[in-house]
Two RNAs folded together computationally: RNase P RNA and transfer RNA, 445 nucleotides in total. The prediction has a mean pLDDT of 81. It holds a member of the Rfam family "Bacterial RNase P class A". Rfam classes the family as a ribozyme.

RNA sequence: GAAGCUGGCCAGACAGUCGCCGCAUGAGCAAUCAUGGGGAGGAAAGUCCGGGCUCCAUAGAGCAAAGUGCCGGCUAACGGCCGGACGCCGUGAGGCGAUGGAAAGUGCAACAGAGAAUAGACCGCCGAUGGCCAGCGUUAAGCUGGAUCAGGUAAGGGUGAAACGGUGCGGUAAGAGCGCACCGCAGGUGUGGCGACACAGCUGGCUAGGUAAACCCCACUUGGAGCAAUACCAAAUAGGCAGACGUUGACGCUGCUCGCGGAGUCUGCGGGUAGGUAGCUUGAGCGCCGGAGUAAUCCGGCGCCUAGAGGAAUGACUGUCGGCGGGGAAACCCGUGCACAGAACCCGGCUUAUCGGCUGGCUUCACAA
RNA sequence: CUCGCUGUAGCGCAGCGGAGAGCGCGCCUCGUUCGGGACGAGGAGACCGAGGGUUCGAUUCCUUCCGGCGAGACCA
Numbered sequence: 001g002a003a004g005c006u007g008g009c010c011a012g013a014c015a016g017u018c019g020c021c022g023c024a025u026g027a028g029c030a031a032u033c034a035u036g037g038g039g040a041g042g043a044a045a046g047u048c049c050g051g052g053c054u055c056c057a058u059a060g061a062g063c064a065a066a067g068u069g070c071c072g073g074c075u076a077a078c079g080g081c082c083g084g085a086c087g088c089c090g091u092g093a094g095g096c097g098a099u100g101g102a103a104a105g106u107g108c109a110a111c112a113g114a115g116a117a118u119a120g121a122c123c124g125c126c127g128a129u130g131g132c133c134a135g136c137g138u139u140a141a142g143c144u145g146g147a148u149c150a151g152g153u154a155a156g157g158g159u160g161a162a163a164c165g166g167u168g169c170g171g172u173a174a175g176a177g178c179g180c181a182c183c184g185c186a187g188g189u190g191u192g193g194c195g196a197c198a199c200a201g202c203u204g205g206c207u208a209g210g211u212a213a214a215c216c217c218c219a220c221u222u223g224g225a226g227c228a229a230u231a232c233c234a235a236a237u238a239g240g241c242a243g244a245c246g247u248u249g250a251c252g253c254u255g256c257u258c259g260c261g262g263a264g265u266c267u268g269c270g271g272g273u274a275g276g277u278a279g280c281u282u283g284a285g286c287g288c289c290g291g292a293g294u295a296a297u298c299c300g301g302c303g304c305c306u307a308g309a310g311g312a313a314u315g316a317c318u319g320u321c322g323g324c325g326g327g328g329a330a331a332c333c334c335g336u337g338c339a340c341a342g343a344a345c346c347c348g349g350c351u352u353a354u355c356g357g358c359u360g361g362c363u364u365c366a367c368a369a
Numbered sequence: 370c371u372c373g374c375u376g377u378a379g380c381g382c383a384g385c386g387g388a389g390a391g392c393g394c395g396c397c398u399c400g401u402u403c404g405g406g407a408c409g410a411g412g413a414g415a416c417c418g419a420g421g422g423u424u425c426g427a428u429u430c431c432u433u434c435c436g437g438c439g440a441g442a443c444c445a
Stems, first nucleotide, its partner, number of pairs: 001365010012321007020039002023036005041340001045351002048349005053226004060258004065222005070084005085099001086097004100217002105215002107211002122157002124153003129150003132146005165183006184206001185204003189200004230278004240269006251261003271444003285304008322338001323336005370441007379394004387425001396412005418434005
């Protein structure tokens, strides 16, 4: 210098004018006015996980169901995060991985193919052995040949996503873990590690292919509903009618059984009110510093208060600078408000959308010293 | 805001690991008729909302997005 990998951060800036919504103070009977101060995000989004909070039994037992799934740690919790192991990809920095069990059982594998999990002879190879045919042998015993029958054979071809360990040497009629060496696999042992696992060596000729985001097994987790939860105040009435179920227990604890509560519950028609308060924002909060830890994270000190609300405010304009696009040799000129988006009980994550920019660390290649 | 369901031919639906993805209505062509309808014969039309994954193989299983529909206030 070029090409990359990875972490963190920002999300136009400043000034002026006019508005919008809460809060505090003051004025006013009130409507309202004045002053002060505040008013979107990194995702506020999707609602995909987890928790707080509230009610139902301080959330109970068993079964079922659902979810998660290498190991260790963090956390309020998690399907999240951090660190590590293993596998795959990349020259590398690094990236990706729902990564327990297929020697508990059941199922599935279309088409092609001889054969698809109790393997399997289509082509090929052999035909040692037993027949058959031919020849030699006077006959017989026997020998040679044929590849004709039985048969042997999983080396080779071919099919397929997948063909029942791989390579080599020996061996054989041809072959074959049949034997051996190495690799792979399985089971013990030893060493290291908390562990996943790694390494070493021994034993076994190999038996045990794939699929569990198929049923299933193992381990762990999970009660249900949701702020339209829930509590209180106020207003209003036709406090109604019909049907179903119900103390032989309806209904609730959201599948079933037990257990607990328990006198009404549900549906349709008709009627009424659709106002206020709390929940509501001080919280697993934010910033800085110090410490423990590889890190996620935790602990301590100091400082700060930063929208709370109803179908809902957070906006518009002007100027200067900035960005982007175009023109120009340049000064500069023209155009463009300029990414995704928009709080609704609150947090921790994940995922998705996103113009442009700042910055830390690292890798590979080239060149120079 | 909270919760639930759903997406397959133009429309309404079925299919839920291996099909050339079916059925009805509709559409096109031909026949029949003087003509139309009905009827008969034949045919076209969907890569299953989009992306990624699991699997030999995905409309089907898992996951992330996108769209559509529905329910939910209180009193009695």